[in-house]
Context: one part of a larger RNA
Molecule: small-subunit ribosomal RNA, 5' domain
Organism: uncultured bacterium
RNA sequence: GGAUGAACGCUGGCGGCGUGCUUAACACAUGCAAGUCGAACGAAGCACUUGAAACAGAUUCUUCGGAUGAAGUUUCCUGUGACUGAGUGGCGGACGGGUGAGUAACGCGUGGGUAACCUGCCUCAUACAGGGGGAUAACAGUUAGAAAUGGCUGCUAAUACCGCAUAAGCGCACGGCAUCGCAUGAUGCAGUGUGAAAAACUCCGGUGGUAUGAGAUGGACCCGCGUUGGAUUAGCUAGUUGGCAGGGUAACGGCCUACCAAGGCGACGAUCCAUAGCCGGCCUGAGAGGGUGGACGGCCACAUUGGGACUGAGACACGGCCCAGACUCCUACGGGAGGCAGCAGUGGGGAAUAUUGCACAAUGGGGGAAACCCUGAUGCAGCGACGCCGCGUGAGCGAAGAAGUAUUUCGGUAUGUAAAGCUCUAUCAGCAGGGAAGAAAAUGACGGUACCUGACUAAGAAGCCCCGGCUAACUACGUGCCAGCAGCCGCGGUAAUACGUAGGGGGCAAGCGUUAUCC
Numbered sequence: 001g002g003a004u005g006a007a008c009g010c011u012g013g014c015g016g017c018g019u020g021c022u023u024a025a026c027a028c029a030u031g032c033a034a035g036u037c038g039a040a041c042g043a044a045g046c047a048c049u050u051g052a053a054a055c056a057g058a059u060u061c062u063u064c065g066g067a068u069g070a071a072g073u074u075u076c077c078u079g080u081g082a083c084u085g086a087g088u089g090g091c092g093g094a095c096g097g098g099u100g101a102g103u104a105a106c107g108c109g110u111g112g113g114u115a116a117c118c119u120g121c122c123u124c125a126u127a128c129a130g131g132g133g134g135a136u137a138a139c140a141g142u143u144a145g146a147a148a149u150g151g152c153u154g155c156u157a158a159u160a161c162c163g164c165a166u167a168a169g170c171g172c173a174c175g176g177c178a179u180c181g182c183a184u185g186a187u188g189c190a191g192u193g194u195g196a197a198a199a200a201c202u203c204c205g206g207u208g209g210u211a212u213g214a215g216a217u218g219g220a221c222c223c224g225c226g227u228u229g230g231a232u233u234a235g236c237u238a239g240u241u242g243g244c245a246g247g248g249u250a251a252c253g254g255c256c257u258a259c260c261a262a263g264g265c266g267a268c269g270a271u272c273c274a275u276a277g278c279c280g281g282c283c284u285g286a287g288a289g290g291g292u293g294g295a296c297g298g299c300c301a302c303a304u305u306g307g308g309a310c311u312g313a314g315a316c317a318c319g320g321c322c323c324a325g326a327c328u329c330c331u332a333c334g335g336g337a338g339g340c341a342g343c344a345g346u347g348g349g350g351a352a353u354a355u356u357g358c359a360c361a362a363u364g365g366g367g368g369a370a371a372c373c374c375u376g377a378u379g380c381a382g383c384g385a386c387g388c389c390g391c392g393u394g395a396g397c398g399a400a401g402a403a404g405u406a407u408u409u410c411g412g413u414a415u416g417u418a419a420a421g422c423u424c425u426a427u428c429a430g431c432a433g434g435g436a437a438g439a440a441a442a443u444g445a446c447g448g449u450a451c452c453u454g455a456c457u458a459a460g461a462a463g464c465c466c467c468g469g470c471u472a473a474c475u476a477c478g479u480g481c482c483a484g485c486a487g488c489c490g491c492g493g494u495a496a497u498a499c500g501u502a503g504g505g506g507g508c509a510a511g512c513g514u515u516a517u518c519c
Stems, first nucleotide, its partner, number of pairs: 001519004006515005013391006019384002021349001026347003030344003035091003040088002044084002046081003051076005060067002098302003107227008117219002122215007130164001132162002139154006170195005176189005200207002228274003235265003240262004245257003277299004281292004304325005327338004355381001357380003363377001364375004394424004404415004428460001431454004438446001463508005468489003474503005484491002
């Protein structure tokens, strides 16, 4: 000198774009953050409706005996619905969002490999969808419990569940032939035996279902190289190293188990200890390099602590389940409930870091045929000079060099064209009028915002640090090794350009200094 997610002191006009718990991965009140589909399904409710029955009794006729029978109410039945909330079922809750505790590791980066693998939704192609069955939630009844939540009995549906049929191609087992390669082998062809499918809905336009093959996308595993410090850590290792057999997995593998062998790693630093998420990047530097990993993007890991599996194409799952621990809460003491490292917000810690805001209008995501619903992702707004950038705080003329102030050798000198005064201008702010783009037909939170126009007044808008040398900028007074200053040298003990105040000056400027850290 540059830089910062900064903080502190003094000061503070406006706008744009960014950015904002670096500390306690501390504890959390409250609200919201993942739902959706009635075009899979049955029942219930609500509204309307067709028909029937009962009650009711207006009106009209009347021979006064009666006949006619509208509105309305109740029950049952039929049908309809952009209706409602539970339930079965499907898809999605594995994405998106947060954090960096752990991790020195194939975690990450880079380059390869899989002849050892999987892949829902999507696209393409081929083939198919025949015929049956038994349940169960909801619901009703009953019952246990304070509650959370159950138990029993009975009824019912499906794109829920289970057999059967069919099998071009597919899986498994067995041997054969051909081609090829990269060692285990791969591919193709025909054969024998054997195994496994399906679901309907519809507004008739479609939307779905099953099997197989291919693609795309996403993932999994393996390997070479690179990836902090310490030897005041020198030996480490028993599933350890290898083999064989089996199990397990999507798949290879001590991944796991039994048996056999005794290996494997290490001064080219094993093991142990400490520290740390990694990278694209960012800062600095002429570069080489050094430092760093906040925001944004990629990967990884985690979700109160530890462990476990279930479901599923995908999890060993932040707002799912089970167990154990700590903590908090409810309790009828028998037992239960919870998890902000999502968005706001609270307490605490700290030098220090924001609103319990608006909207799904846009972009994107989930569900749905769609309408649409959900979305604290996201888009915006609010707060903070925290940073960067831009603008303003006026411009021209103006010497009686006014007054005031400081100083003085008392003559003057400085402040200083500075002010006043005259003539202008209107950026920003304020007032009034108009008023977007962002939105493809409709739909705008932002927002009456940006922007434009008009009138209006120099009005509403300057501070901070420094002035001994380094280092641009000097005098007076006060103080008297005191009070104090200080980055280094150093200054102060009676004329201090170094302390304090004033005048003047220098630098930067809505900032200026200080502190901390990096180059």